[in-house]
Formats: sequence, structure tokens, C1' cells
RNA sequence: ACGCGUGCUCCGGGGUCGGUGUAAUUCCGAACCGGCGGUGAUAGUCCGCGAACCUGCGGUGGAGGGGUGACCCGAAGCCACGGGCCGAUCCGGUGGAAUUCCGGGACCGACGGUGAAAGUCCGGAUGAGAGGCAGCACGCGA
Repeated sequence: ACGCGUGCUCCGGGGUCGGUGUAAUUCCGAACCGGCGGUGAUAGUCCGCGAACCUGCGGUGGAGGGGUGACCCGAAGCCACGGGCCGAUCCGGUGGAAUUCCGGGACCGACGGUGAAAGUCCGGAUGAGAGGCAGCACGCGA
């Protein structure tokens, strides 16, 4: 150096100009952005995963209630593992191979908030989390 295991750390982009208006980075015109794994060849639109939201079971928890009593019932919250929901691409070219490259034209983007409707502002979030031939430590192997 390599492989395996465990722990910790790290890792998401984008609203600028003009218009209308009492009011808009939310509308209109133009602009800008694209997590992770896979793939016969590089993907926001293929096949999957993750976040938000809803939900089941188990654990934890113990607000509160019942009983003369021993005791009994038991909400929220939190944790683990599942389930549901979850948007959007065509044409031409090159090629052995590309809905991934090149050319052209389209399209999509959780929830709550807001002086007016938000992928881009503010918030939950200094959060969570997929995944990583990213880093560190320890152990084991040859």
C1' cells in the first nucleotide's frame, strides 16, 4: 500500500434585470439550479435510493384518569424496523453500444410562512439522510 470490520467526521445547488401593482426575489417576460447508487457510454426526466408528509407493529415514556387497597387503564414525545405517498423527454446526429454524449426543442421540482400565488426568499434545519475507490482512529487478515 491492499482487503474486511467497528466508531467518529465530512459531503445540496439556484432570483438577477425589467414589467404590472397599494403590495410580488411568489404573477408576467427574460434568468438561474440539479443529492446518491446503477447502466453496453457521462442521466434532474431510464431503473432504484434519500429528505417532507401519512401510517403499522414493537420498544421506551408516563401527561392524565380509575380503585379503600394490592393495583389497573393510559395521551403526547422519543427510538428501531416496515408500509403508503412521491414530479418531469422527445426529435435528429455519431457510435458496436447513449431516453446518459453532440445539436435542437420541451418538461419537472415536498410542507409551513408571506402585504400577492415561491424549485431559487424565510422556517422546521447548527436537523435528518441515501450513498461515497472522501478523511481520521482502532481491530483483524494475507

This is a predicted structure of a 142-nucleotide RNA (FMN riboswitch aptamer (RFN element)) from Kribbia dieselivorans NBRC 106261. The model forms 97% of the base pairs in the Rfam consensus. It was read from a public genome assembly, where an Rfam model found it.